[in-house]
Context: one part of a larger RNA
């Protein structure tokens, strides 16, 4: 010099308080342990692994496992020698493949041949999700959106260094100001980007409809209008800019006005130096070491979905702020041509028949739902809760047995609010309600977003947990 202390001062941060909703017990969903297993393919390991990769395991995928099959090989380049490509089809097989037989004679040409694809042979090679993230690139998590992390010159020290980066205020900030042997400067922080709140111009379909008409069971349906929303380009607008205190005449605070919004307006991208030999050879690359009639290829069937049991993450619930049945409202984002699909008729119902429209501000998905009104239900394992199991089906798909989702009809378990413990969250926030979307033939209680309806509390910084700053002891480098 860093490090470290159950040292000691200043601060911060849903860190504790204050406060609402959960986990933790039940039932399933998922993901890991562990145990099983021919195989349960592998990674992930306190926070920062465990609804992670994986934005989606019936085969495919898919690496695993049994059985079957290939050996210049499923892929790439070279070389010789056939054959244009390419189509069809019997037959054996569980396919992979085997094997027989037809249909074909293209393009360019210097008539040598090429150039594209097909089997063959010959080796040189190909190939590896094999192993090492402790050989590495790359990208990426974490402290930590923390405030910090250094250089140049110059002064002090014999030197490692040190000063600047400490003090006095302030601030969300090594953000500003005053001081000052230091006087500049870089990486960071703000800023500039994005979205959102207001207003202004231009636009004026497909979207809008205030005034003026038609028409209609109704509906911007139409004539028309450019006013208002709304879309989308360009602008304005917030800067402690103004007034009062308070401060050291400063930074900068507090309170006011005005103003749609006020002191970083709200969210959002953005992440220094570096720490963890953190995490990835299984996105990809890539040294090295390993296999090459196999650690490589290809098929068919299994497994990745097992199951005494433990642990995370959610999801539904225990009900009366409710359940159920009727009736009527209001959204916002976003997806559509291998696609969304209306109206109509069939089906309790999942769906199904059929096919206007729409390459989408026009059509569709598409009924938001939860609020509301009115009925019932009366505290009870119930008219709660729904797993579970029985039967009939729907739909995707070659193909749902192992292993799908989804309807219907009987069936109706556990669960009466959860120990120790333990998590989120300060405002349009937590809680609830429902929508859509990537993945995707089918398969979400999971992930990204998207609106509706909308609280509570924070006195304060003694403690806990992690963070900056100074100082100060100690011991080893």
């Nucleotide at each position: 010099u860093g490090a470290c202390g159950g040292g000691g001062g200043c601060c911060c941060g849903c860190a504790c308080a204050a406060g609402c909703g959960g986990u933790g017990g039940a039932g399933c969903a998922u993901g890991u342990g562990g145990u099983u297993u021919a195989a349960u393919u592998a990674g992930a390991a306190g926070c920062a692994a465990c609804g992670c990769g994986a934005a989606g395991a019936a085969c495919c995928u898919u690496a695993c496992c049994a059985g079957g099959c290939c050996u210049u090989g499923a892929c790439a380049u070279c070389c010789c020698g056939a054959g244009a490509a390419c189509u069809u089809c019997a037959u054996a097989g569980a396919g992979a493949u085997a094997c027989a037989g037809g249909u074909g004679u293209g393009c360019c040409u210097u008539c040598g041949g090429g150039a594209a694809c097909u089997g063959u042979g010959u080796g040189a090679c190909a190939g590896g999700u094999g192993c090492u993230g402790c050989a590495u690139g790359g990208c990426u998590g974490u402290c930590g959106u923390c405030a910090g992390c250094u250089c140049g010159u110059g002064u002090u020290g014999u030197g490692a260094a040190a000063u600047g980066u400490u003090g006095g205020g302030u601030u969300a900030a090594g953000u500003c100001c005053c001081g000052u042997a230091a006087c500049g400067a870089g990486c960071g922080c703000a800023a500039c980007c994005c979205u959102u709140a207001u207003c202004c111009u231009u636009a004026u379909u497909u979207g809008c409809c205030a005034g003026c008409a038609c028409a209609u069971u109704a509906u911007g349906g139409u004539g028309g209008g450019a006013a208002c929303u709304c879309u989308a380009a360009g602008g304005a607008g917030a800067c402690u800019g103004c007034c009062g205190g308070u401060g050291a005449c400063a930074a900068a605070c507090c309170g006011g006005a005005g103003g749609a919004a006020g002191g970083u307006g709200g969210g959002g991208a953005c992440g220094a130096c570096g720490u963890c030999a953190a995490g990835u050879c299984a996105u990809c690359a890539u040294g090295g070491c390993c296999c090459u009639u196999a650690c490589g290829a290809c098929c068919u069937g299994g497994g990745c979905u097992a199951c005494a049991c433990a642990c995370g993450u959610g999801c539904u619930a225990c009900a009366a702020u409710g359940g159920c049945g009727a009736g009527a409202a209001c959204a916002g984002a976003g997806g559509g041509a291998c696609g969304c699909a209306a109206g109509a008729c069939c089906g309790c119902g999942a769906g199904g028949u059929g096919g206007a429209g729409c390459u989408a501000a026009u059509c569709c998905c598409a009924g938001a739902a939860a609020a509301c009104u009115c009925g019932u239900c009366g505290u009870a394992g119930u008219c709660c809760g729904g797993a579970u199991u029985g039967g009939a089906g729907u739909c995707u798909g070659c193909a749902a047995c192992u292993c799908g989702a989804c309807u219907c009809c009987a069936u109706g378990a556990a669960g009466u609010c959860g120990g120790a413990a333990u998590c989120g969250c300060u405002a349009g926030u937590a809680a609830u309600c429902g929508c859509g979307a990537a993945u995707c033939a089918g398969a979400a209680u999971g992930u990204c977003g998207c609106g509706g309806u909308g609280a509570a509390u924070a006195c304060g910084u003694u403690c806990c947990c992690g963070g900056g700053c100074c100082u100060u002891a100690u011991a080893a480098a």
The part of an RNA shown here (small-subunit ribosomal RNA, 3' major domain) has 477 nucleotides and comes from an uncultured prokaryote. It matches the Rfam family "Bacterial small subunit ribosomal RNA". Its family is annotated with structural constituent of ribosome and ribosome in the Gene Ontology.